[in-house]
RNA sequence: AUAUCGAAAGGGCAAACUCUUCGAAAGAGGAGGACGCAAAGCCACGGAUCUAAGGUUGACGAAACUAAGAUGGCCGGGUUACCGAA
Numbered sequence: 001a002u003a004u005c006g007a008a009a010g011g012g013c014a015a016a017c018u019c020u021u022c023g024a025a026a027g028a029g030g031a032g033g034a035c036g037c038a039a040a041g042c043c044a045c046g047g048a049u050c051u052a053a054g055g056u057u058g059a060c061g062a063a064a065c066u067a068a069g070a071u072g073g074c075c076g077g078g079u080u081a082c083c084g085a086a
Stems, first nucleotide, its partner, number of pairs: 005084002012037002017032006035073001041079003045076003048071003054066004
């Protein structure tokens, strides 16, 4: 120095919920707030899950199916990174 690992120290992020904005919705942004997290930093490549505007089917209905939408705090993977005991 690197890899693995995760004691200590310094810190970091921020679930639910509330207000507000965007969105058809799922959900996301901002402020407050902390359930938790050693990558709960970043990336939709694979799987999984959520939504269904639009599309298809349907009686012109109810409803069903469908992702190119979303979730990285669902998992795998890729990539970057603070500290340094056993």
This is a predicted structure of an 86-nucleotide RNA (c-di-GMP-I riboswitch aptamer) from Brevibacillus sp. SYP-B805. Model confidence (mean pLDDT): 90 of 100. The source organism's lineage runs through Bacteria, Bacillati, Bacillota, Bacilli and Brevibacillus.